[in-house]
Molecule: transfer RNA
Organism: uncultured Planctomycetota bacterium
RNA sequence: GGGGGGUUAGCUCAGCUGGGAGAGCGCGUGAAUGGCAUUCACGAGGUCAGGGGUUCGAAUCCCCUACCCUCCA
Numbered sequence: 001g002g003g004g005g006g007u008u009a010g011c012u013c014a015g016c017u018g019g020g021a022g023a024g025c026g027c028g029u030g031a032a033u034g035g036c037a038u039u040c041a042c043g044a045g046g047u048c049a050g051g052g053g054u055u056c057g058a059a060u061c062c063c064c065u066a067c068c069c070u071c072c073a
Base pairs, nucleotide, nucleotide: 001072002071003070004069005068006067007066010025011024012023013022019056027043028042029041030040031039032038049065050064051063052062053061
């Protein structure tokens, strides 16, 4: 330098025929228990890596950039 993959909540990750942003763990509140643990219910938390484009509409499609993994040279 070139090819491929990845970047979504604090962590691990879904979401891949364009229209609801989600799960588990963690965190907060409440209930059950005499208390802890535990279980259950509810809730908070996101510029979907950054920028631009296409579209009525983009996490999703296209282009550029940054970082990580991998292969080739």